Predicted 3D model of RNase P RNA and transfer RNA as a complex of 419 nucleotides. It holds a member of the Rfam family "Bacterial RNase P class A". Rfam classes the family as a ribozyme.

[in-house]
RNA sequence: UGAGUUUGCCAGGCAGUCGCUUCGUUAAACGAAGAGGAAAGUCCGGGCUCCGAAGAGCAGAGUGCCAGGUAAUACCUGGGGGGCGUGAGCCUACGGAAAGUGCAGCAGAAAGUGUACCGCCAGCCUGGUAAGUUCAGGAAGGUAAGGGUGAAAAGGUGCGGUAAGAGCGCACCGCGCGACUGGUAACAGCUCGUGGCGAUGGUAAACCCCACUCGGAGCAAGACCAAAUAGAAAUCUAAUAGUGCGGCUCGUGCUGGAUUUGGGUAGGUUGCUUGAGCCUGUUGGUGACGACUGGCCUAGAUGAAUGACUGUCCAUGACAGAACCCGGCUUAUCGGCAAACUCUUUCU
RNA sequence: GGCGCGAUAGCAAAGCGGUUAUGCACUGGAUUGCAAAUCCACGUAGGCCGGUUCGACUCCGGCUCGCGCCU
Numbered sequence: 001u002g003a004g005u006u007u008g009c010c011a012g013g014c015a016g017u018c019g020c021u022u023c024g025u026u027a028a029a030c031g032a033a034g035a036g037g038a039a040a041g042u043c044c045g046g047g048c049u050c051c052g053a054a055g056a057g058c059a060g061a062g063u064g065c066c067a068g069g070u071a072a073u074a075c076c077u078g079g080g081g082g083g084c085g086u087g088a089g090c091c092u093a094c095g096g097a098a099a100g101u102g103c104a105g106c107a108g109a110a111a112g113u114g115u116a117c118c119g120c121c122a123g124c125c126u127g128g129u130a131a132g133u134u135c136a137g138g139a140a141g142g143u144a145a146g147g148g149u150g151a152a153a154a155g156g157u158g159c160g161g162u163a164a165g166a167g168c169g170c171a172c173c174g175c176g177c178g179a180c181u182g183g184u185a186a187c188a189g190c191u192c193g194u195g196g197c198g199a200u201g202g203u204a205a206a207c208c209c210c211a212c213u214c215g216g217a218g219c220a221a222g223a224c225c226a227a228a229u230a231g232a233a234a235u236c237u238a239a240u241a242g243u244g245c246g247g248c249u250c251g252u253g254c255u256g257g258a259u260u261u262g263g264g265u266a267g268g269u270u271g272c273u274u275g276a277g278c279c280u281g282u283u284g285g286u287g288a289c290g291a292c293u294g295g296c297c298u299a300g301a302u303g304a305a306u307g308a309c310u311g312u313c314c315a316u317g318a319c320a321g322a323a324c325c326c327g328g329c330u331u332a333u334c335g336g337c338a339a340a341c342u343c344u345u346u347c348u
Numbered sequence: 349g350g351c352g353c354g355a356u357a358g359c360a361a362a363g364c365g366g367u368u369a370u371g372c373a374c375u376g377g378a379u380u381g382c383a384a385a386u387c388c389a390c391g392u393a394g395g396c397c398g399g400u401u402c403g404a405c406u407c408c409g410g411c412u413c414g415c416g417c418c419u
Stems, first nucleotide, its partner, number of pairs: 002343009012313007020034005036319001040330002043328005048218004055250004060214005065079005080094001081092004095209002100207002102203002117147002119143003124138004155173006174197001175195005180189003222270004232261006241255004277296003281292004349418007358372003366402001375389004395411005
C1' cells in the first nucleotide's frame, strides 16, 4: 500500500408556525410525554387468565458433546470432537449401529464371510521342438496381491517369504482391549502392556433404544355494568347412562347430554402498562452474567394517534408503524463511525 | 393480534426414499377424396433457497404466495 476477519455504536439532528392522541382536578388555556433494530415472520421459551380437580399412568410430542448462565428455552457464554481456510477466523441437525428390525435401485463376479468377470500360478495331458526353455490349448486345483464396476468390495507403507499370492511373518502407523497421567467433565497422551486384527463396514433429519422435559386453550383469554328479547319450539337419547378444554385407561366431580329451527344484543368499563424495567458508578468472574449503591418513569390507540410547511446542519434515509407483556431465533435493509487482529507488497 | 391448512406439466389430479400414474388439451405419424372418430409416439427445474442421504417430488429447516377460523 492492497486484500480480508471479528466486535461495538448510530437510525436523522436543531429552531419556528399550524395540526393529532394520552395524562396533569381539566371544559378551555398552559405544560409534559408520544413506534423499531428489526415494531416483521409467528419459529421457540415464559409471565398472566380460564377450564367443578388441572391427579396417576400409557400412547404421543420435543431436545440431544461437556460444563456453566438465565424465570425458562431448541437461547447465550466458555471448552471438547469433526470439517473448511495460508491465516485472523468460520460451520456443526455432535447420545447409541455389540439391544433388535429394515434399506442400499442401476452397474458389478459378488453388497455381508457363500460366490470370481479380466487375470496370476508350480504340477498333469495335448501340439510344436533333437531335447529343453519359451509359446498355444484343455481338465482338475490354488489365489484375491493387480485391473474393472460402484457412494461403499475383507486396514496402510516397506522388507521378507511363496509355485503364484495373502498379516503368512516382521518393522512403523492405524484399530480393539486393559492400566497409568492431566482435566469437574466432554476428552487428550510421538505413556505402558497386550491381541494379527474385527464382517464390531455404511445408514438412526430410517423404525428403534437411552437420558432429560412436557395438561390444554389463549387478551378476540377473562371480569364487571347497562339495555333488549321468546327463562322459545321440535327430534333423539339417558343412571348397567351421559358429561366435565388434545387421545386412551384408572380415579374423581356434576345430573342431564346431542342435533335442528327461530328470536334478541353485538354498547360501555376493565384487563392496558411500575416491568424477570432502564441508566451511571463500584465490585466478583476468561465470559455469558451476578451483587451493592445512586438516579429515572419512557405510547396505551380501538374505523386504529406523531402529519404538513420553512430555514439550517449532515453520512443519510434504505428496510420499514406498537395493539397483553418480556427474553431469544430467523428474515429484510441505505449508509456512516471507531477499535483489534491476519495475509501480501514496498521502504528503513 | 392470534390459530389452522395448502402449493405437482397448459388444465384437472393420485402415489411415494430408487422411471410423476391417469384423463383432457398441444405437436407429429398411420388411416381417409378431405375430415371426425380410432391407433402409435411426444414432457429438463414437482412454489423458491439450503441441508440429511450413495440417491429427495417424498425427510428436515428458512423464505414467498394463496385459502379458512377466532368479535
Model confidence (mean pLDDT): 75 of 100.